The part of an RNA shown here (large-subunit ribosomal RNA, domain I) has 480 nucleotides and comes from a metagenome.
It matches the Rfam family "Bacterial large subunit ribosomal RNA". Its family is annotated with ribosome and structural constituent of ribosome in the Gene Ontology.
The coordinates come from a structure-prediction model, not an experiment, and the mean pLDDT is 83.
Context: one part of a larger RNA
RNA sequence: UGCUAAAGGCGGAUGCCUUGGCAUCUAGAGGCGAUGAAGGACGUUGUAACUUGCGAUAAGCCCCGGCGAGCCAGUACACAGGCUAUGACCCGAGGAUUUCCGAAUGGGGAAACCCGACAUUUAUGUCACCACUUUUGUGGAGCAAACCCGGAGAACUGAAACAUCUUAGUACCCGGAGGAAAAGAAAUCAAACGAGAUUCCGUUAGUAGUGGCGAGCGAAAGCGGAACAGCCCUUAAGCUAUAUAUUGUCUAGUAGAAUGUUAUGGAAAGAACAGCCACAGUAGGUGAUAGCCCUGUAUACGAAAGACUUUAUAUAGUGAAAUCGAGUAGGUCGGAACACGUGAAAUUUUGACUGAACAUGGGAGGACCAUCUUCCAAGGCUAAAUACUCCUAGAUGACCGAUAGUGAACAAGUACCGUGAGGGAAAGGUGAAAAGUCCCCCUGUUAGGGGAGUGAAAUAGUACCUGAAACCUUUAGCAU
Numbered sequence: 001u002g003c004u005a006a007a008g009g010c011g012g013a014u015g016c017c018u019u020g021g022c023a024u025c026u027a028g029a030g031g032c033g034a035u036g037a038a039g040g041a042c043g044u045u046g047u048a049a050c051u052u053g054c055g056a057u058a059a060g061c062c063c064c065g066g067c068g069a070g071c072c073a074g075u076a077c078a079c080a081g082g083c084u085a086u087g088a089c090c091c092g093a094g095g096a097u098u099u100c101c102g103a104a105u106g107g108g109g110a111a112a113c114c115c116g117a118c119a120u121u122u123a124u125g126u127c128a129c130c131a132c133u134u135u136u137g138u139g140g141a142g143c144a145a146a147c148c149c150g151g152a153g154a155a156c157u158g159a160a161a162c163a164u165c166u167u168a169g170u171a172c173c174c175g176g177a178g179g180a181a182a183a184g185a186a187a188u189c190a191a192a193c194g195a196g197a198u199u200c201c202g203u204u205a206g207u208a209g210u211g212g213c214g215a216g217c218g219a220a221a222g223c224g225g226a227a228c229a230g231c232c233c234u235u236a237a238g239c240u241a242u243a244u245a246u247u248g249u250c251u252a253g254u255a256g257a258a259u260g261u262u263a264u265g266g267a268a269a270g271a272a273c274a275g276c277c278a279c280a281g282u283a284g285g286u287g288a289u290a291g292c293c294c295u296g297u298a299u300a301c302g303a304a305a306g307a308c309u310u311u312a313u314a315u316a317g318u319g320a321a322a323u324c325g326a327g328u329a330g331g332u333c334g335g336a337a338c339a340c341g342u343g344a345a346a347u348u349u350u351g352a353c354u355g356a357a358c359a360u361g362g363g364a365g366g367a368c369c370a371u372c373u374u375c376c377a378a379g380g381c382u383a384a385a386u387a388c389u390c391c392u393a394g395a396u397g398a399c400c401g402a403u404a405g406u407g408a409a410c411a412a413g414u415a416c417c418g419u420g421a422g423g424g425a426a427a428g429g430u431g432a433a434a435a436g437u438c439c440c441c442c443u444g445u446u447a448g449g450g451g452a453g454u455g456a457a458a459u460a461g462u463a464c465c466u467g468a469a470a471c472c473u474u475u476a477g478c479a480u
Base pairs, nucleotide, nucleotide: 001479002478003477004476005475006474007473008472009471015465016429017428020400021399022397023396024395025394026393027392028391029389030388031143032142039101040100041099042055043054044053046079047078049075050074051073061095062094064092065091066090070083071082072081106115107114108113116127117126118125119124120123129140130139131138132137147178148176149175150174151173158165162212188195189194199226200225201224202223203222209217210216230381231380232379233325238318239317240316241315242314243313244312245311248308249307250306251305253301254300255299259274260273261272262271275292276291277281283295284294285293330354331353332352333351334350335349336348337347340366361376362375363374364373365372416423417422436464439451440450441449442448
């Protein structure tokens, strides 16, 4: 030095586990805000820190309910001091307080700071801007995950280059609203038969079309479903708010069946023997696998207070614009939307210029004309079926199981990086129970270890379940 065997070290794979995630379904809720939000800064417990809660009344104050014996938040023990059957702690409804910043609004400002004025009862209050009303009052402003409507609107890309075209009316930006929004009761379709508002789904159909007829784009009628609701401008259909009565639900909770013994074992829920309940054998826990041990489950009940909701009545408001739609329909030029790129291009829309008829009338039926059919524009309202999920509750999973699943199972949008916009981790597991090793010894040791003790186990000792490989040793044998 190599090989073999054994015993270790290092390391943290694997197995098992789950506090956390992911996806979907059902029901709810769909907003908060000048009565100062969302989000923060700083404080706040007898004791440092972080998290949670709270706000100088500061892990809390008052009150009404529930519960019923312990409690003074967690990491997190401990000490000290307290509270509690005159009902604490905890849970739920309501109320009070709620520093400073932040739309931030008295003025300023480098957010959490600085500087005022005016009233008064000297402890408080008021003082921004805009709109409408009016000399008073009401409203707005900002934030929020997606969904919705409107305005404005790319490029990479594809066309195997590229310019029309495509990507795409997408992304991004702006405005506005609601729990949905938008649309909506035919100047609609259809085709010689008829249908009868809108919306959504399936089909029609990758069809008819459109298209440097390239790449591509791409309907509609009809049919089958979901859901259905009609009205007004001629004082209406309705809608909203409040009050009273009423229906149900929610926000704490209550009751809730039935098992023992023996052996093994550290421990019985497993085994054996013998029973019981079930409108309850979903599930979780308990020292191994429990219908009958515990929490629960089926089922049956429950609210002082608040919220929502059903129905009825009453009142108030809204509908409300206006007088059946004229600078309109239509036309010309230039654009845009329609599946439809100007095309034979109807239809819708409108920047410029024009410009009718008045139901004895007018529009449409894809240039246009006639006939025929059908409808009545230029005023308005309208639930449901549809879209979405920041959020609440419940349930489910041929979803993950710590390099997975959220970036985050842990003090995670933390530590850390960056001037900044922004980027962004790693990190779970002793044991049934801390019973977390009294005491002794080695030693320079708050290091480490040997005894002893606990425990079923300590090669389960907090660097803690299991403990693979790489890698590093020790011992023994063999070879060189």